[in-house]
Predicted 3D model of a 351-nucleotide part of an RNA (small-subunit ribosomal RNA, central domain) from a freshwater metagenome. The RNAcentral record of the full RNA draws on SILVA. Its Rfam family is "Bacterial small subunit ribosomal RNA".
Context: one part of a larger RNA
């Protein structure tokens, strides 16, 4: 290892493509190593189980009986499986025609506001900061204010419970290239489908690694406070980083803590998108329908909280993972990485 679970008690893989494997719609035939029936050896006696009998009972024994299962052979049966046909079909899946929405992804240039710096005008004696205060800048003229140039980094308002993407994430404008979705029409292909060990690719934030930029912010460090200390919290500065280019790393409370795909299941309510009908000059409004995003809640389910057509109901395919705590996500090995390290992963011993 049967069985039993994986929102919160342990336990969905960070995401997606996809080979191998599982597992698949409607029909006609043929066929039968899968399945079903029957019979035939066989599968040692004991033993179990049923019936008699024997030690005074029983335990124990003896003697019949008969069952299930496995293997083998043989006859059969054709529902459901598997296979074949140059079988058929369209209720899944895909295309194709006409539209629609969108911070979906890359590049490339524009744009205002804020900041900060350099000049220069005008102007003086404080500014800054805090609970209070110093550190800190400022008479070599600062803050505060004007105007001119530079400069790098975010996109206020719309903005929303809102939209888009697999997920990570995605927001100023315009323009180029481009992926995906949704409706409608019911023309095509005809099952081509679903999952998905391995493999690949994608993967905030932090970090490396070259090369650049560097306004503010700010690990680290310095000062000043605070305090008994104060390697914090608060405050003055401040390098790495944050930014751009390529190349690495591959983790996260990578959460909806909920795997992927299909079908079925009482209704109110908002809201994006999109169609059809009623209206209507023509929208709007209203009714419907699809596809999304959210609150309540019936049946139901849950330990309970809650979930509840976007399920955690009812079912079906397929993958991943879980089995007391703790040592320990570690050692050891191996596979990657430049390194930090990741990823696979135990024992002993303890409770």
């Nucleotide at each position: 290892u049967u069985g039993g679970g994986c929102g919160u008690a342990a336990a969905g893989g960070g995401u997606g493509u996809g080979u191998a494997g599982g597992u698949g719609g409607u029909u006609a035939u043929g066929u039968u190593a899968g399945u079903c029936u029957u019979u035939u050896g066989u599968u040692a006696a004991a033993g179990c189980c049923c019936g008699a009998g024997g030690c005074c009972c029983a335990a124990c024994c003896u003697c019949g009986g008969a069952a299930a299962g496995g293997c083998a052979a043989a006859a059969g049966a054709u529902a459901c499986g598997g296979c074949a046909u140059a079988u058929a079909c369209u209720a899944g899946a895909g295309g194709a025609u006409g539209g629609c929405a969108g911070g979906g992804g890359u590049g490339u240039g524009c744009g205002g506001a804020a900041c900060u710096c350099a000049u220069g005008g005008a102007g003086u004696a404080g500014g800054g900061g805090u609970g209070a205060a110093a550190u800190c800048c400022g008479u070599u003229g600062a803050u505060a204010u004007c105007a001119u140039g530079g400069g790098g980094a975010a996109c206020a308002c719309c903005a929303a419970a809102a939209g888009c993407g697999a997920a990570g994430g995605c927001a100023g404008c315009a323009c180029a290239c481009u992926g995906g979705g949704c409706c409608a029409u019911u023309c095509c292909u005809g099952a081509c489908a679903c999952u998905g060990a391995a493999a690949c690719a994608c993967g905030a934030a932090a970090g490396c690694g070259u090369g650049g930029g560097u306004a503010g912010c700010g690990a680290a460090u310095g000062g000043g406070a605070u305090u008994a200390g104060a390697u914090a919290c608060c405050c003055c500065a401040g390098u790495a980083g944050u930014c751009c280019a390529c190349g690495c790393c591959c983790u996260a409370a990578a959460c909806g803590a909920u795997g992927u795909u299909c079908u079925c299941u009482c209704g109110c309510u908002a809201u994006g998108u999109u169609g059809a009908g009623u209206a209507u000059c023509g929208a709007c409004c209203c009714u419907c329908a699809a596809c999304g995003u959210g609150g309540c809640u019936u049946a139901g389910c849950u330990a309970a909280c809650g979930c509840g057509g976007u399920a955690a109901g009812a079912g079906a395919a397929c993958c991943g993972c879980c089995u007391g705590g703790g040592a320990a996500g570690u050692a050891c090995g191996a596979u990657c990485g430049c390194a930090a390290g990741a990823u696979u992963a135990a024992a002993a011993c303890u409770c």